[in-house]
C1' cells in the first nucleotide's frame, strides 16, 4: 500500500464489508515457570465483623497498685492531612496567562511575659433510668476562665486622644520548651479580569435584586452579598434563554499528518461522604470514621426510650458478561503528638489470588531408511504422515533434593528486615515435570476422502447446501499464532465516505422559481502618496507542574520495568523591544471599475383606454326539402311542429389569421389586431461631470411569481373536470362519439406552487477560429446626394469547431475551459418531503423537517445482444395465382386415455404422433401369472478333486427339469490337454439418472454467416476490417474506404444425368459403322453481338450458335452456434443401487383390450366412370442357392403336381398398368361402394383360439365430393398409373425405399401472413418480451404516527404548615443563661398549569416475507407518448379537464 461486492460485459458514481493498532475487558477450548503492572466500568445500593486518629504526666486533679507501672478525667496539640468516590455540576467547576481589595496555626525576628480572683470535670454521697444516658449535693486544680496594672507596638482619629496582651512547665544549674503582642519570607487558601471548553434553533427572544446609582449594614477581603431609595436599565442570532449529555486537566488509543475518540490506573484541581438542611468549634470545616434537625431504611427495647452510616482496608449480601485476602509489618519512605525514649498510621511496604495486561524462559539437541507398523488417498503403480517414530549417543534452562545465603541500615561502636532462608551461588539426579486454540470458496496463508441431499446445517461481506459440497459434519493431510489461541463489545484506521491539507452540484445526491429593491447583518473590494502600526514578521525575558512521549547513558543476567541527563510542551498565553513589504485603519489624491449628462436608434417591455374585420353562436324572416350528424364501424343526439344546405337583418362574448422569423423585449412568470395617453429598462456614440459610490448577500424586510384552485359581485360565444347516454370490451367507474355543470373571461381580493428547465446561481477578467440573424457606430468603392455592395467595430441571439475540461454523453468567448470574490445546496436506497411541533392560509394546502425499522445495492453515461402492436432495404411455395388433397364415412396404422395380472420401455409444438419397429403366433421380450435355478445362461483366474463329454431312446412332468439304458474322444498310461463337480474372488442386470457423460442426431437452414492476426481509433467493455454504392442464389463480385491480410462456411472439385467423339465389346446384336453396355474424352466460359450500368467496372436485358445458355436438371456435401432438444433400451461409460434376486431358464398370457379424442394413410362417393371381351402396345430399375422357378398338367381359384434353366446383360421372377378398340350399364345408394358377417378351401410353421396371409361362393354397412380450419406441389414438377426392393419360415406392406409410363396450370406483384437476413432507431429487457413490472384486497410477521383515558417523572409559580439554626425584639438571668416573638429557611401538603417518559380500546398509513386475488398502470409509438404542478373523479393500478416540460 488496499481488496471484495450492483452490470451480459465496461467506465463512473455511490453505499456496505474485509485485512491493522488498541482495551480495567468478558465468553469458549487450553494452561509449565518467573519479573514487572493491573483489578466493581453495573447499585452514589444495603451492610454482620474486626481494623482505618491520635498524642502529650516535662499543664493540672484523681483512683488502683507493695513497686513497675495503669486507669478516668480536665487542659493542649492533631483530628480541615493522609484514604475513598464521580452523584451532582455546561460554569460559584477546570485549563492557560494576568490582577488587587485578603487570611495564614506550626516557622524567623523584635519587644514582654506583673498582680488578683471565681468556678468546673474526673472522685465521693444520693436519686432516676432496661439501655443509652441524666439529676441534685459537697469539696478541689490547672498552661481552663475572669478582672486589674504596663502599652515598644498594633486599631481608630487631622490632632488631642481613646481602645487593646500573656502561663507557665522541666532542670541543681546553665538553660531548654512555653505564653503574650508586633512585623516578616515562603507555601497554602479566599476573591476578580481575559481567552479557551459538548449537543439541539422542531429551545428565539430572556431578566425586577434584573443592570446601574446613593446610603446603610456586612465580610478576613472587593462586589446586589444583603437591605431602604432612585433610575430603566442589562443579556442576545459572534446563540442569550431553555433543554438533554457530562467531572475537569496533565495525559491514553488509533492516525503520515491534520484530526477523531477517551477520561482505568499515576499526578494535579473541583465536588461529595445515607437524603435535605443548619450552624457550632476552630488558623482553618460549614467537617467520611464531629453536633443539631427532618425523612427513609436497619438494629435494640422492660413500648417509656435509644443506637446506626464501609463513595478508609479486608469482608458480605444484591445487581452483573464481569473484578480479589476478613493476610503480615511499621524494617523502609511519609504523616500527627511528644523535649525525648516512644506510641499510633489498611497511608505506605510487602505477601495472597485471577494468563487480565506487557516482558522472558521452556517444553530437549545430534545422528538416525527398511523411508517400518497404524491413519489416510489411490489411476492399485504407489503418495503422503516422514527423519517423524523407534534406536544409538548428547546436555540440564525448568522441575527435585541438599548445602551456602544477600543488597534493601540512614551505622559510625551497639540495637533494628515484615518480605525471607526469597533473589542469587554451588552440588546431585534425570528427557525426566510442561502444547494448544484458529483456520483451509474468495478477500486470505492452507485440499483430499465419507456422510448428509434446499434437509441439517455455515456465514464478516460475496455466498454455499435440491446425489459426484474442497463452503455443512466427520476423518486425514495443511496454514497461522503460540502458553495461550479464537469470539463477542466498544474506538480509531482503511473513509479523500463531512474533503482546513482534501470532494461536489447539467444528465449520478445536490443551484433557492425570480434577484427586482435598497439602504441591513455579513464577506471581499481599483490606481498612487503620507503617516499609524491592530493583523503580520524578528529578538529577548516569563510561562506552559512532576510523570508520559522522543534521544542519549546507566541498573535489574536481558526485556518488561526502574534511574539520570537532553530535548520537548506547536498554531496556547503575558510582557518587553524593533521593523514596514501586504491587509486594516487615519489623511490626501487619481480615473481604467461605476454612476450621470448630451445626442440618436430598436422593441408582442409595462398599465389604461378608444376601436376594427373575420370566425362562431343564437334571436327573426326568406329559399326550399328528407335527410343531417358522428366513426374503424355504428349507435346515442339534431330533424316534416320543416333540420342540414343557402341569403338577409340583428344580437352576444372570447382569441386576434396572412406578417411570422432558429426573429424582438423583459429578472422570472411571461409578451401578438389598430390607435391615443402615462411609463420602466437596455444599447450606440460623444469622453463634459461625480471620483471607489463596487461585488455578493442570510434563517431579516418589501415586491413579483403559469396553470389549476378559494372569497365577493359580474359575464357566459366556443371549449370543457364532474355529470348523463351511446359504443367497444371478459369487463371499461376510460381511450371514440353525442350532450354537458363548475371552470375558462372581467373587477378587486387570497393562494404561492410547476420538468417555475439551458435540470447550468451571481458578478469580473483571461483564453484559436469559421459562418449566419438582430439593433446602432464608422470607412471604402461609387455618387450631385440617397440606396445598393464590401470591410470594420460594439451590444445581443443561434450553428459548427480549436485548446482544454468531462465518466461518458457532451461544453467549448452565451464554458461545463483557466482564476478571483460572495451566496445556496449534496453526503447510499427505501421510509419520506412523511409523522411530531412550529409559522402562514377561508380552505385546498404551503414552508421548515426527523426517528424506529428494512435493504446491500439504488443510481449516471456508454457497449454488445434479445425484443418491438418502431422504420428502411431484400429473400423464401411465405402470401398471391393455379392444380389436387386433410378435416365428413368404412377400414388399416400410431398416438392419448381408458380397462388390465400384464397391456414392457422411449420420443410430445413447429423438431412426438405408417416414429425407435426395414417386418409381436412361440422365439423376439424388456411386460404379468405359475413352476424352477444360485460360482450362475456368459467370461477370466486360484486351489482341490475328477474317466467324465456330446448324441440316441425310454419314463414322469406345461415346459424347464429330473431319473433309468445305450453309444462313447486325445495320450508317451506317470502327469497334462479338455470336460465336470466343489470352494474363493467374482459374473450378471433393457434396474435410475441423456440435468454427470462420448459417440449419433433433429432443429433454425443449404440461411449466408461466424471469426481471426495485425494496425488504428475509445480511459473501457468494445469498435474498425464485416460499413457505404452498384450487384449476386450468395459476405457473390466491382468500386470507395484505416484498413491491410487470412480462417470455417457460399462456390468449385465428387456422383448421378442430357450432346458428342474414341476405344473396347462377353451373355446384348440376325448382321452392322445404328441400338445397347462399360472406359475415356470432349463440350459452357456471359466466350460473341447489341443494349443498359459509371466514361472505364461488376453485372442486367435481349441475340447469335448450340444437345444443352447464364449456378443446365439432380444427389451428396450442413459454418460459429442455440433448444441442460433426443437417446444410459442400439453401443460404450462415471456415480448409485439389486446379489438363493432388479440376475438365469421355462410355460401360457401380454405387447392385438375398447364409451372415445387426435395424426398419417387406403377405398371410394361414381359416367374424364364401372363391368365384359379383345388382341394390338411400349418400360425402368432391382433381386435370385435352405434361393428364383420355366415349359406341360390339374383345380373355379388361392394352389399343387412337375421338373427345364440359372449363382445371372446368358436362366427365372416378368403379363407392366394406366393406354387403345369393341359391347353393356343410363344417374339410382346403382353393374357405384366394398365394409362386415356366415360357408368351404388354400399356404407357411412344433403351433395360426387369443393372434396370420390368400382363394371361391354367398351377404352387400356407411358413403352422393365432406363445417371453422388447414396442407402439398413452379416441370419432366403436380395429379394419375403401375413394377420392384430390404426385413422375412409366413405375414397383418393400404408403410417405407427405390424405378419407370403419361403428363398439366399458374406466378399480376410484395399491401396484408408466416419464417429468416442486413442496417437504423427506443428500451427500466440479459433466464433477454413465454422478459420486466404498478396498484388494491386477503394472510402473517416488524417498527412507528394519532388516540376516549390511565400511570409515574422532573422543573417552576401561587399559597398552607414550618424543625433544627443564624440574625433581631422583648422579658429574664452572674452569664446570647433561660422563655417567648418576628425575618428568612429544609422536608410536607393544597391548587393550576408546563416539560417529558411509559401503557390503552380503537385507527393510520409503512417495511419484510419462493410459488394467494383482481386487473395491466409503466418500460418499445407498452399498444391512448410519457411527465410535473393543480382540480375533480374512480375496487385499484388510475383517468379527464388545464397549463408546463422533452428527459
Nucleotide at each position: 500500500a488496499g481488496a471484495g461486492u450492483u452490470u451480459g460485459a465496461u467506465c463512473c458514481u455511490g453505499g456496505c464489508u474485509c485485512a491493522g493498532g488498541a482495551u480495567g475487558a468478558a465468553c469458549g477450548c487450553u494452561g509449565g515457570c518467573g519479573g514487572c503492572g493491573u483489578g466493581c466500568c453495573u447499585a452514589a445500593g444495603a451492610c454482620a465483623u474486626g481494623c482505618a486518629a491520635g498524642u502529650c504526666g516535662a499543664g493540672c486533679g484523681g483512683g488502683u497498685u507493695u513497686a513497675g507501672a495503669c486507669c478516668c478525667g480536665c487542659g493542649g496539640c492533631a483530628a480541615a492531612c493522609g484514604g475513598g468516590u464521580g452523584a451532582g455540576u455546561a460554569a460559584u467547576a477546570c485549563c492557560c496567562a494576568g490582577g488587587a481589595a485578603c487570611g495564614u496555626a506550626c516557622c524567623u525576628u523584635u519587644a514582654g511575659u506583673u498582680g488578683a480572683g471565681c468556678a468546673u470535670a474526673a472522685c465521693c454521697c444520693a436519686c432516676c433510668g432496661a439501655a443509652a444516658g441524666g439529676u441534685g449535693g459537697a469539696g478541689c486544680a490547672a498552661u481552663u476562665c475572669u478582672c486589674a496594672a504596663u502599652g515598644u507596638g498594633a486599631u481608630c482619629g487631622c490632632a488631642a486622644g481613646a481602645u487593646u496582651a500573656a502561663a507557665g512547665c522541666a532542670g541543681c544549674a546553665a538553660u531548654g520548651c512555653g505564653c503574650u503582642a508586633a512585623a516578616g519570607a515562603a507555601g497554602c487558601g479566599g476573591c476578580c479580569u481575559g481567552g479557551g471548553c459538548a449537543c439541539c434553533a422542531u429551545c428565539a427572544g430572556c431578566u425586577a435584586g434584573u443592570u446601574g446609582g446613593u446610603a446603610a449594614g456586612g465580610u478576613a477581603a472587593a462586589a446586589g452579598c444583603u437591605u431602604a431609595c432612585c433610575a430603566a436599565g442589562g443579556c442576545u442570532a459572534u446563540g442569550a434563554c431553555g433543554g438533554u449529555u457530562a467531572g475537569g486537566g496533565g495525559c491514553c488509543c488509533c492516525g503520515a499528518g491534520a484530526g477523531g475518540g477517551g477520561a482505568a490506573a499515576c499526578c494535579u484541581c473541583c465536588a461529595c461522604a445515607c437524603u435535605g438542611g443548619a450552624a457550632c468549634u476552630g488558623a482553618g470545616a460549614c467537617a467520611c470514621g464531629g453536633u443539631c434537625c427532618a425523612g427513609a431504611c436497619u438494629c435494640c427495647u422492660a413500648c417509656g426510650g435509644g443506637a446506626g452510616g464501609c463513595a478508609g482496608c479486608a469482608g458480605u449480601u444484591u445487581g452483573g458478561a464481569a473484578u480479589u485476602u476478613u493476610g503480615g509489618a511499621c524494617a523502609a519512605u511519609g504523616g500527627g503528638c511528644g523535649a525525648a525514649a516512644g506510641c499510633c498510621u489498611g497511608a505506605u511496604c510487602c505477601a495472597g489470588c485471577g494468563a487480565c495486561g506487557c516482558c522472558g524462559c521452556g517444553u530437549g539437541g545430534a545422528c538416525g531408511a527398511u523411508g517400518a507398523a497404524g491413519g489416510u488417498c489411490u489411476u492399485c503403480g504407489g503418495a503422503u504422515u516422514g527423519u517423524a517414530a523407534a534406536g544409538u549417543c548428547c546436555u540440564u534452562u525448568u522441575u527435585u533434593a541438599u548445602g551456602g545465603g544477600a543488597a534493601g541500615a540512614a551505622u559510625a561502636u551497639u540495637u533494628u528486615g515484615a518480605c525471607g532462608g526469597u533473589a542469587c551461588c554451588a552440588u546431585a539426579a534425570g528427557a525426566a515435570u510442561a502444547a494448544g486454540a484458529g483456520g483451509u470458496u474468495g478477500c486470505u496463508a492452507a485440499c483430499u476422502c465419507u456422510g448428509u441431499g434446499c434437509c441439517a446445517g455455515c456465514a464478516g461481506c460475496a455466498g454455499c447446501g435440491g446425489u459426484a459440497a474442497u463452503a455443512c459434519a466427520g476423518a486425514g493431510a495443511c496454514c497461522u499464532c503460540a502458553a495461550g489461541c479464537g469470539u463477542u463489545a466498544u474506538c480509531c484506521g482503511g473513509a479523500a465516505u463531512u474533503a482546513u491539507u482534501g470532494g461536489g452540484c447539467g444528465u449520478a445526491a445536490a443551484g433557492c422559481g425570480u434577484g427586482c429593491c435598497g439602504a441591513c447583518a455579513g464577506g471581499u473590494g481599483g490606481u498612487u502618496u503620507u503617516g499609524u502600526u491592530a493583523g503580520c514578521c524578528a529578538g529577548u525575558g516569563g510561562u506552559g507542574a512532576a510523570a508520559u512521549c522522543u534521544c542519549c547513558g546507566a541498573g535489574c543476567u536481558c526485556a518488561a520495568c526502574u534511574c539520570g541527563g537532553a530535548a520537548u510542551c506547536u498554531g496556547u498565553c503575558c510582557a518587553u523591544u524593533g521593523g514596514a513589504a501586504c491587509u486594516g485603519c487615519a489623511a490626501a489624491a487619481c480615473u481604467a471599475g461605476a454612476g450621470g449628462a448630451g445626442c440618436a436608434a430598436a422593441g408582442a417591455g409595462g398599465a389604461a383606454g378608444u376601436u376594427a374585420g373575420a370566425a362562431c353562436g343564437a334571436a327573426c324572416g326568406g329559399u326550399g326539402u328528407a335527410g343531417u350528424a358522428g366513426u374503424g364501424a355504428a349507435a346515442u343526439g339534431c330533424g316534416u311542429u320543416g333540420a342540414u344546405a343557402u341569403c338577409g337583418u340583428u344580437c352576444g362574448g372570447a382569441a386576434u389569421a396572412c406578417c411570422a422569423a432558429u426573429a424582438g423585449c423583459g429578472a422570472a412568470g411571461g409578451c401578438a389586431g389598430a390607435c391615443u395617453u402615462c411609463u420602466g429598462g437596455g444599447u450606440g456614440c460623444u469622453a463634459c461631470c461625480u471620483g471607489a459610490c463596487a461585488c455578493u448577500g442570510c434563517u431579516a424586510g418589501g415586491a413579483c411569481g403559469a396553470a389549476a384552485g378559494c372569497g365577493u359581485g359580474g359575464g357566459g360565444a366556443g371549449c370543457g373536470a364532474a355529470g348523463g347516454g351511446g359504443a367497444u370490451u371478459a369487463g371499461a367507474u376510460a381511450c371514440c362519439c353525442c350532450c354537458g355543470u363548475a371552470g375558462u373571461c372581467c373587477a378587486c381580493g387570497c393562494u404561492g406552487u410547476a420538468a417555475a428547465c439551458g435540470a447550468u446561481g451571481u458578478a469580473c477578467a483571461u483564453u484559436c477560429g469559421c459562418u449566419g440573424c438582430u439593433a446602432g457606430g464608422g470607412a471604402g468603392u461609387a455618387u450631385c446626394g440617397a440606396c445598393c455592395c464590401u470591410c470594420u467595430u460594439u451590444a445581443g441571439u443561434a450553428g459548427c469547431u480549436a485548446a482544454g475540461c468531462u465518466a461518458a454523453c457532451g461544453c467549448g468567448u452565451u464554458a461545463a475551459a483557466u482564476g478571483u470574490a460572495c451566496c445556496g445546496c449534496c453526503u447510499g436506497g427505501g421510509g419520506a418531503g412523511u409523522a411530531c411541533g412550529g409559522u402562514c392560509g377561508c380552505a385546498a394546502g404551503a414552508c421548515u423537517a426527523a426517528a424506529a425499522c428494512u435493504c446491500a445495492a439504488a443510481g449516471g453515461a456508454a457497449u454488445u445482444g434479445a425484443c418491438g402492436g418502431g422504420g428502411a432495404c431484400c429473400c423464401g411455395c411465405a402470401c398471391a395465382a393455379g392444380c389436387g388433397g386433410u378435416g365428413g364415412a368404412g377400414c388399416a396404422u400410431g398416438u392419448g386415455g381408458u380397462u388390465u395380472a400384464a397391456u414392457u420401455c422411449g420420443a410430445c409444438g413447429a423438431u412426438a404422433a405408417g416414429c425407435g419397429a426395414g417386418g409381436a403366433a412361440c422365439c423376439u421380450u424388456a411386460c404379468c401369472a405359475a413352476g424352477g435355478c444360485u460360482u450362475g445362461a456368459c467370461a477370466u483366474g486360484u486351489a482341490g478333486c475328477u474317466g467324465c463329454a456330446a448324441g440316441a431312446u425310454c419314463u414322469a412332468g406345461a415346459a424347464a427339469u429330473a431319473g433309468a439304458u445305450c453309444c462313447g474322444c486325445c495320450u508317451u498310461c506317470g502327469a497334462g490337454g479338455g470336460u465336470g463337480c466343489u470352494a474363493c474372488a467374482c459374473a450378471g442386470g433393457u434396474g435410475c439418472u441423456g440435468c454427470a457423460c462420448g459417440g449419433u442426431u433433429g432443429u433454425c437452414g443449404u440461411c449466408a454467416g461466424c471469426u481471426c492476426g495485425u494496425g488504428c481509433c475509445g480511459u473501457g467493455a468494445g469498435g474498425u476490417g464485416u460499413u457505404c454504392a452498384c450487384u449476386u442464389a450468395a459476405g457473390u463480385g466491382u468500386g470507395a474506404u484505416a484498413a491491410c491480410g487470412a480462417g470455417c462456411g457460399c462456390a468449385a472439385c465428387c456422383c448421378c444425368u442430357a450432346u458428342c467423339a474414341u476405344c473396347a465389346g462377353u451373355u446384348a446384336c440376325a448382321a452392322g459403322u445404328g441400338u445397347c453396355u462399360g472406359a475415356u474424352g470432349a463440350a459452357a466460359c456471359u466466350g460473341c453481338c447489341g443494349g443498359c450500368g459509371u466514361u472505364u467496372a461488376a453485372g442486367c436485358c435481349g441475340g447469335a450458335g448450340g444437345a444443352a445458355g447464364g449456378u443446365g436438371g439432380g444427389g451428396a456435401u450442413g459454418a460459429c452456434g442455440u433448444c441442460a432438444a433426443a437417446u444410459c433400451a442400439g453401443c460404450g461409460u462415471g456415480g448409485c443401487u439389486c446379489u438363493u434376486a432388479c440376475g438365469c431358464c421355462u410355460u401360457g398370457g401380454g405387447c392385438g383390450a375398447c364409451a372415445c379424442a387426435c395424426g398419417u394413410g387406403c377405398u371410394a362417393c361414381a359416367a374424364u366412370g364401372g363391368g365384359a371381351u379383345a388382341u394390338u402396345a411400349c418400360a425402368a430399375a432391382a433381386g435370385g442357392a435352405c434361393g428364383c422357378c420355366a415349359a406341360g398338367g390339374a383345380g373355379u381359384a388361392a394352389u399343387c403336381c412337375g421338373g427345364a434353366g440359372c449363382a445371372a446383360a446368358u436362366c427365372c421372377u416378368c403379363u407392366a398398368a394406366a393406354c387403345u378398340a369393341u359391347c353393356c350399364c343410363c344417374c339410382a345408394g346403382u353393374u357405384c361402394g366394398g365394409a362386415u358377417u356366415g360357408a368351404g378351401g388354400g399356404c407357411u410353421g412344433c403351433a395360426a383360439c387369443u393372434c396370420g396371409c390368400c382363394c371361391u361362393c354367398a351377404u352387400g354397412a356407411a358413403g352422393c365430393c365432406g363445417g371453422a380450419a388447414u396442407c402439398g406441389c413452379u416441370a419432366g414438377u403436380a395429379a394419375c398409373c403401375g413394377u420392384a426392393g430390404a426385413u422375412c419360415a409366413g405375414c397383418c406392406u393400404c408403410g417405407c425405399u427405390a424405378c419407370g409410363g403419361u403428363g398439366a396450370a399458374u406466378a399480376c406483384g410484395u399491401u396484408c401472413u408466416c419464417g429468416g437476413g442486413u442496417u437504423u432507431u427506443g428500451u427500466a429487457c440479459a433466464c433477454a418480451c413465454c422478459g420486466c413490472c404498478c396498484g388494491u384486497c386477503a394472510a402473517g410477521c416488524c417498527a412507528u404516527g394519532g388516540a376516549a383515558g390511565u400511570g409515574g417523572g422532573u422543573a417552576g409559580c401561587g399559597g398552607a404548615u414550618g424543625a433544627a439554626g443564624c440574625g433581631u425584639c422583648c422579658a429574664u438571668u452572674u452569664a446570647u443563661u433561660u422563655g417567648g416573638g418576628c425575618u428568612c429557611c429544609a422536608a410536607u401538603c393544597c391548587g393550576a398549569g408546563a416539560c417529558u417518559c411509559g401503557u390503552a380500546a380503537c385507527u393510520g398509513g409503512g417495511g419484510c416475507u419462493a410459488a394467494g386475488u383482481c386487473g395491466u398502470a409503466a418500460c418499445a409509438a407498452g399498444g391512448c407518448a410519457u411527465c410535473g404542478g393543480u382540480a375533480g373523479c374512480g375496487g385499484a393500478a388510475g383517468c379527464u379537464g388545464u397549463c408546463g416540460a422533452u428527459g
Molecule: small-subunit ribosomal RNA
Organism: uncultured Candidatus Saccharibacteria bacterium